[in-house]
Molecule: c-di-AMP riboswitch aptamer (ydaO/yuaA leader)
Organism: Modestobacter muralis
RNA sequence: CGCCGGAUGCCGCCGAGUCGCUGUUCGCAGCGAGCCGGGGACCCACCGAACCACUGGGGUGAAUCUCGCGCCGGGCCGCAGCCCGGCGCGCGUAGGGCGCCUUCCCGCCCGAAUCCGUCAGCUGACCCGGUAGGCGGCCGCGGAAGACCAA
Repeated sequence: CGCCGGAUGCCGCCGAGUCGCUGUUCGCAGCGAGCCGGGGACCCACCGAACCACUGGGGUGAAUCUCGCGCCGGGCCGCAGCCCGGCGCGCGUAGGGCGCCUUCCCGCCCGAAUCCGUCAGCUGACCCGGUAGGCGGCCGCGGAAGACCAA
């Protein structure tokens, strides 16, 4: 001097997930403020002959909807074939994030998980719950038009 890894502090990003006080066995707990979400009237919205059959439905979250292949289970129907459900992989996609504020273009990344338990349209009063976690720090400092700031 260069490369790799780790810890701490600081700065920044996604996200509602932040701040203060008190206690603490140092893991956290309680309270207050802020923020986010759910339940819950009138009005409004939805529904509008009867019967039968099939299918539950909803919430948080950007994370929804296909298609193809493979495996498993079930049904028709014993083979083949078809259908349904689940799982895995892959190409896409509604949608979301990043490229230091906004819009458009371009590029990149994500497109998960989980809860209620047969029950929820909206919703004042009122009631309930959450406030986890995951990353980056010298670059692709992307392009155009603006905004802001400074002179």